[in-house]
Context: one part of a larger RNA
RNA sequence: CUGGGUGUAAAGGGAGCGCAGGCGGUGCGGCAAGUCUGAUGUGAAAGCCCGGGGCUCAACCCCGGUACUGCAUUGGAAACUGUCGUACUAGAGUGUCGGAGGGGUAAGCGGAAUUCCUAGUGUAGCGGUGAAAUGCGUAGAUAUUAGGAGGAACACCAGUGGCGAAGGCGGCUUACUGGGCACCAACUGACGCUGAGGCUCGAAAGUGUGGGUAGCAAACAGGAUUAGAUACCCUGGUAGUCCUACACUGUAAACGAUGAUUACUAGUGUAUGGAGGAUUGACCCCUCCAGUACUGCAGUUAACGCAUUAAGCAUUCCCCAUGGGGGAUUACGUUUGCACGAAUGAAACUC
Numbered sequence: 001c002u003g004g005g006u007g008u009a010a011a012g013g014g015a016g017c018g019c020a021g022g023c024g025g026u027g028c029g030g031c032a033a034g035u036c037u038g039a040u041g042u043g044a045a046a047g048c049c050c051g052g053g054g055c056u057c058a059a060c061c062c063c064g065g066u067a068c069u070g071c072a073u074u075g076g077a078a079a080c081u082g083u084c085g086u087a088c089u090a091g092a093g094u095g096u097c098g099g100a101g102g103g104g105u106a107a108g109c110g111g112a113a114u115u116c117c118u119a120g121u122g123u124a125g126c127g128g129u130g131a132a133a134u135g136c137g138u139a140g141a142u143a144u145u146a147g148g149a150g151g152a153a154c155a156c157c158a159g160u161g162g163c164g165a166a167g168g169c170g171g172c173u174u175a176c177u178g179g180g181c182a183c184c185a186a187c188u189g190a191c192g193c194u195g196a197g198g199c200u201c202g203a204a205a206g207u208g209u210g211g212g213u214a215g216c217a218a219a220c221a222g223g224a225u226u227a228g229a230u231a232c233c234c235u236g237g238u239a240g241u242c243c244u245a246c247a248c249u250g251u252a253a254a255c256g257a258u259g260a261u262u263a264c265u266a267g268u269g270u271a272u273g274g275a276g277g278a279u280u281g282a283c284c285c286c287u288c289c290a291g292u293a294c295u296g297c298a299g300u301u302a303a304c305g306c307a308u309u310a311a312g313c314a315u316u317c318c319c320c321a322u323g324g325g326g327g328a329u330u331a332c333g334u335u336u337g338c339a340c341g342a343a344u345g346a347a348a349c350u351c
Base pairs, nucleotide, nucleotide: 005320007304008303012318014201015200016199017198021194022193023192025088026087027086028085029084030083031082033081034080035077036076037075038074039073040072041071042070049065050064051063052062053061054060091191092188093187094186095184098181103177104176105175106174107173108172109171110154115149116148117147118146119145120144121143125136126135162169163168206248207247208246209245210243211242215241216240220236221235222234223233259317260316262314264312267295269294270293272290273289274288275287276286277285299306300305324351325350326349333344334343335342336341
């Protein structure tokens, strides 16, 4: 240097954008850097290798040859890589038309329910549990009727259904706004793929400042249970959950435990968005594209399984693992953070 791996054994970065780098469609022409080829020079000798010879043999020594795969100069070739020019449209993008969607941000509105307050009716219980008790209630509770306040979440529809790069997104309306799909084939003409660093996004919990607080509820208190019960059960209950202007944190079984891209590879059925055909029209039916699931060949796999959404067969690029378990999501150092921490990341020792 090469060969082998990463669904579950160690191992895919949480996700995207993207500089450098790596790789890159078709035709023609030029150049000749890589590449191929000829010549010349050089590549000291010894040594290695081959063939001989000399010391009785060998080591050793002598002679000859090959080799020294290299470098430089120079003549040539032009398929491939490169580069320059030119042309193209199958990749990529723009555009016309159409339609789907819990994609995002902001504002406004709505009803059901819980809680609380006021008033009426009404009387002795309510609540809770395995059973109880703490708790609430004659200062009138629970129940019920009417009115009011406030916060949070949006029943049914709802679906192995939709959208989003991932995290994630679900009442209704409006404004602004991102992306994807199908059809047409008008336009640009390789503008592409990947992407170390970098930048941005990133559930929940947590942090800073200021609000808000109905319900729920870490901590905490009480009642039970128990040998004990710092728990499970019950009654309460503060942070928090919510919002604003933001700011920070940067982690999750961030999972499909499966990186991105492109091409190819049996059938069959089902649900989503769209287009075309057929039909007088719609439904049904047939075909195609995109997405999403279940089944199932070949193939693959240690097996389980995967199987056109591959873990099959190949291409390009990146991350990661390297005898196992512990020590160790550690220590030290560095970077980062207000802090908690995060990122990077050993060794001794031990089995």
Small-subunit ribosomal RNA, central domain from an uncultured bacterium, 351 nucleotides, folded computationally. The prediction has a mean pLDDT of 82.